A computed fold for a 569-nucleotide part of an RNA from an uncultured eukaryote, annotated as small-subunit ribosomal RNA, 5' domain. The prediction has a mean pLDDT of 80. RNAcentral holds the full RNA, with entries from ENA and SILVA. Its Rfam family is "Eukaryotic small subunit ribosomal RNA". Its Rfam clan is "SSU clan". Gene Ontology terms of the family: ribosome and structural constituent of ribosome.

Context: one part of a larger RNA
RNA sequence: UAUGCUUGUCUCAAAGACUAAGCCAUGCAAGUCUAAGUAUAAGCAACUUAUACGGCGAAACUGCAGAUGGCUCAUUAAAACAGUUAUAGUUUAUUUGAUGGUCUCUUUCUACUUGGAUAACCGUAGAAAAUCUAGGGCUAAUACAUGCAAGAAGGCGCGACUCACGAAGCGCUGUGUUUAUUAGAUAAAACACCAAUGUCCUUCGGGACUCCGGUGAAUCAUAGUAACCUAACGAAUCGCAUGCUUCGGCUGGCGAUAGUUCAUUCAAAUUUCUGCCCUAUCAGCUUUCGAUGGUAGAGUAUUGGCCUACCGUGGCCUUGACGGGUAACGGAGAAUUAGGGUUCGACUCCGGAGAGGGAGCCUGAGAAACGGCUACCACAUCUAAGGAAGGCAGCAGGCGCGCAAAUUACCCAAUCCUGACACAGGGAGGUAGUGACAAGAAAUACCAAUACGAGGCAUAUACGUCUUGUAAUUGGAAUGAGAUGAACUUAAACCGCUUUCCGAGUAUCAAUUGGAGGGCAAGUCUGGUGCCAGCAGCCGCGGUAAUUCCAGCUCCAAUAGCGUAUAUU
Repeated sequence: UAUGCUUGUCUCAAAGACUAAGCCAUGCAAGUCUAAGUAUAAGCAACUUAUACGGCGAAACUGCAGAUGGCUCAUUAAAACAGUUAUAGUUUAUUUGAUGGUCUCUUUCUACUUGGAUAACCGUAGAAAAUCUAGGGCUAAUACAUGCAAGAAGGCGCGACUCACGAAGCGCUGUGUUUAUUAGAUAAAACACCAAUGUCCUUCGGGACUCCGGUGAAUCAUAGUAACCUAACGAAUCGCAUGCUUCGGCUGGCGAUAGUUCAUUCAAAUUUCUGCCCUAUCAGCUUUCGAUGGUAGAGUAUUGGCCUACCGUGGCCUUGACGGGUAACGGAGAAUUAGGGUUCGACUCCGGAGAGGGAGCCUGAGAAACGGCUACCACAUCUAAGGAAGGCAGCAGGCGCGCAAAUUACCCAAUCCUGACACAGGGAGGUAGUGACAAGAAAUACCAAUACGAGGCAUAUACGUCUUGUAAUUGGAAUGAGAUGAACUUAAACCGCUUUCCGAGUAUCAAUUGGAGGGCAAGUCUGGUGCCAGCAGCCGCGGUAAUUCCAGCUCCAAUAGCGUAUAUU
């Protein structure tokens, strides 16, 4: 693990892995809205400041999520995985913390706010059909586009003119991209030199010229210069409030959403070292078509024969390469064991892989996604035959397969997840149902008298006294199994705990499963059978007195469980 017989209570609880990663009818399992993106619903509600809007709000646009979760173990043997390294070789939506007065093209400009669409809606139409669409008519934005303004100074380049010192004027100067370049310093001592110039201070003798992060290590961080690229950013957004007012406006608070760069967080991806079951009836393997290394490029988020070109000829192996097998996902772990070991680990936690089989791809921060798309193969559904739709190794459920495995139930109340979110959704998850997979607790009786024994003590003799057994004798109490009213429990219930009324004498409210020759606890009792029927793990039993078969009685073992088969120690 399966199965046979049996089964009263309470708690806990595995469960279509093994065989077919076989096939699936039906239903559900991923959606989501706040004061704060978009409402003229020909939707509701109507009361009060609402004649721009103002409350609630189906639908739809927009945003985010759908890459998590759940399931399964087919593949996979240096692969995955485990422990341990690295990223100075990279990407990272979200979270949290920082962060940006420089935009246009030099001449007239909307900057108190620019442009054109489209859905929902209305109406017309096609098809047997679909989460199918077409044509027409409107209308929004944080959708899609376009695009201004905002202090002072400084620096660099060119430079009319000028003997020279100098200098009118002109251009460039935000962050980011790409390339080139500069800075990003600094061991100690000796010898030699200690001259000139500049700036600042000056008591006119003289003095000062500072600073430079981080690592074991960088072409690092950071900054400058010259060009380059416009494909990026620098808010035409939303809510709630305040004060002033000459009703034109002015003022500018707290949030929401967006957004660049840097860090952080959540991760991811590669990567170092070591470690794996059986097999030689597998001894050489790899390299044409990358095998091993170099140089350069392409590609990538980045490294790398990852790929391409050109070169070199390497790389692995009896310390078992390469090949084959595995009823092989790996680990944490489980069983057993004095110790060493042996066997198991599909399965609740971590990692991996997969969604009928292969392949390719879109979107996106993230997928080579399948409850996304596109082909092919295999299955297979509807059809009016023209076409259309499909993927339960999600939860239930069905068929098939088999020794072998549960309800087409209830709920988001708990734990958490997602979303624009305190509100919605969640077969994640929880709750019941099935459930002798396992595991824990422990009812099936207790007491006395009487009768009949047994054994101690005692006057070892009656009478006593104590212990104990038997009894379809008699009498007492006690109690839950069950049933039941209430409350608690719970999302609502159930179960259960508490409590009420009932509830036991053959207490019929009745314990079983295996055994009784040995191993191995317990009969040489009775009847039947007669080497038959049968038992028996093994040894054996049975041929007419069977301690072993079939039964009765009695006894033994474990006990709400016990037997059998198989696997393993």